[in-house]
Molecule: transfer RNA
Organism: Alphaproteobacteria bacterium
RNA sequence: CCCUCUGUAGUUCAACGGUCAGAACAGCGGUCUUCUACACCGUCAAUCCCGGUUCGAAUCCGGGCAGGGGGU
Numbered sequence: 001c002c003c004u005c006u007g008u009a010g011u012u013c014a015a016c017g018g019u020c021a022g023a024a025c026a027g028c029g030g031u032c033u034u035c036u037a038c039a040c041c042g043u044c045a046a047u048c049c050c051g052g053u054u055c056g057a058a059u060c061c062g063g064g065c066a067g068g069g070g071g072u
Stems, first nucleotide, its partner, number of pairs: 001071007010025004018055001027043005048064005
């Protein structure tokens, strides 16, 4: 330098272009328990950035940025 894949919550992952972007674990609060753990209830929290297409974009397109793999 070229090709390719990926980027969503603290973490691991979902989400035909259309309910309010969900789940598990973690965190926090509570119930239970003599206490802890387990179990249960509640709560917190995210689409890498900038544009474009569209009635509507996490999703499609372009350019950046970051990371993984391959090539020279």